[in-house]
Context: one part of a larger RNA
RNA sequence: UUAUAUUAAAGGAACUUGGCAAAUUAGUUCCGUAUGUUAGCUAAAAGGAAUAUCUAUUAAAUUUAAAUAAUAAAAAUAGAGAGCAUAAACAAAAAAGCAACGACUGGUUAUCAAAACCACAGGACUCUGCUAAUUUUAAAAAGAUGUAUAGAGUUUGAUGCCUGCCCAGUGCUUAAAAAUGAAAUAUAAAGAGUAAAGUAUUUUUAUAAUAAGUUUAAGUAAACGGCGGUUCUAACUAUAAGAAUCCUCAGGUAGCGAAAUUUCUUGACGGGUAAAUUCCGUCCUGCAUGAAUGGCUUAACGAUUGCUUUACUGUCUCUAAUAUAAAUUCA
Numbered sequence: 001u002u003a004u005a006u007u008a009a010a011g012g013a014a015c016u017u018g019g020c021a022a023a024u025u026a027g028u029u030c031c032g033u034a035u036g037u038u039a040g041c042u043a044a045a046a047g048g049a050a051u052a053u054c055u056a057u058u059a060a061a062u063u064u065a066a067a068u069a070a071u072a073a074a075a076a077u078a079g080a081g082a083g084c085a086u087a088a089a090c091a092a093a094a095a096a097g098c099a100a101c102g103a104c105u106g107g108u109u110a111u112c113a114a115a116a117c118c119a120c121a122g123g124a125c126u127c128u129g130c131u132a133a134u135u136u137u138a139a140a141a142a143g144a145u146g147u148a149u150a151g152a153g154u155u156u157g158a159u160g161c162c163u164g165c166c167c168a169g170u171g172c173u174u175a176a177a178a179a180u181g182a183a184a185u186a187u188a189a190a191g192a193g194u195a196a197a198g199u200a201u202u203u204u205u206a207u208a209a210u211a212a213g214u215u216u217a218a219g220u221a222a223a224c225g226g227c228g229g230u231u232c233u234a235a236c237u238a239u240a241a242g243a244a245u246c247c248u249c250a251g252g253u254a255g256c257g258a259a260a261u262u263u264c265u266u267g268a269c270g271g272g273u274a275a276a277u278u279c280c281g282u283c284c285u286g287c288a289u290g291a292a293u294g295g296c297u298u299a300a301c302g303a304u305u306g307c308u309u310u311a312c313u314g315u316c317u318c319u320a321a322u323a324u325a326a327a328u329u330c331a
Base pairs, nucleotide, nucleotide: 001326002325003324004323005322006321007320008319010317011316014315019312027051028050029049030048031047036041038158053080054079055078056077057076058075061071062070063069082086094310095309096308097307098306099305100304101302102301106118107117122156123155124154125153126152127151128150134142135141160296161295162294164227165226166225169224170223171220172219173218174217175216178215179214180213185208186207187206188205189204190203191202192201228246229245230244231243232242255289256286267283268282269281270280271279
């Protein structure tokens, strides 16, 4: 000096990104228990008291042929003496409040991440009538020894209250009309080929009949997605219910909102502090919220995240000592 332990006056988070680490609490019995709530929980809530040993009483049970006899567990009641201390060592929850996210139990980066990620029950859409759809293709198999209360794919993610407008674009579905729509093919003609002719082969042109698709039309957003601007106006001022105008497929509804989304920004006001860029509540001027790419709540739950309080402490003011082990120096 390092590591691992133990202790510490007064203060008690002043440390620090942050109470990280340590300390506190702890068993059992009795009393007692708020708010919220999906009435199950929350809850060991919180918060108190008691606790060893010995004596007496009550006495299950055992012994005995039997008894008013003997021994006598646990628990309760009463009492006794000893100590600083009786769950005496070991072992063994710190507690409360506000908010964010995710409903929950569960799963995950074997070897730096356990989470707000994945999954989930529940919701919805699409495909599939059985030789089912789906698993690229062939075969086999699965689906399924199942049959739409079934199976497959996509999406959201308990419950509660809800899920607005837009089919112009891109997809998807439907459509005995119309337009467009390829090669192979068939027929006919004219060449090339040959010394010449024909056949075969081959080139060009014309005609005939024709699919999906595309155009076109309609539907469809819990399909991919999208959801405006300018000007003016009320008898203080301010604001604009209202009016005008341009553009659009339609112009963002309910809800929430400086948010895990807010640049300006440490927004403004209130709360908490002596003092707070954090935190909580409210406002709305939403740079750039918004409804199953789900919106807003929500009891319970969480080794999740932010903030506050009580208790507690060497985290700190400010370090010190001891034990053990190691390094280093000297011998």